RNA sequence: GGGCGGUUAGCUCAGCGGGAGAGCGUCCGCUUGACACGCGGGAGGUCACUGGUUCAAUCCCAGUACCGCCCA
Numbered sequence: 001g002g003g004c005g006g007u008u009a010g011c012u013c014a015g016c017g018g019g020a021g022a023g024c025g026u027c028c029g030c031u032u033g034a035c036a037c038g039c040g041g042g043a044g045g046u047c048a049c050u051g052g053u054u055c056a057a058u059c060c061c062a063g064u065a066c067c068g069c070c071c072a
Stems, first nucleotide, its partner, number of pairs: 001071007010024004018055001026042005048064005
């Protein structure tokens, strides 16, 4: 330098045109003599960035950045 894949919550990831989610973690409560487990509830997001298409974009298109694999 080229090809392919990826970037969504603190971590690991799902979702792939109209509601932003799960598990774990974290906080509060219940339970216990206490802890753990368990149960209930909450907080937490510029969906990498810029532009385009569309009535509408996390999702489609282009570019940029970063990460991984392969080739040179």

Transfer RNA from a Pseudomonadota bacterium, 72 nucleotides, folded computationally. The sequence was found in a public genome assembly. Its mean pLDDT, the model's own confidence on a scale to 100, is 84. It matches the Rfam family "tRNA". Rfam classes the family as a transfer RNA.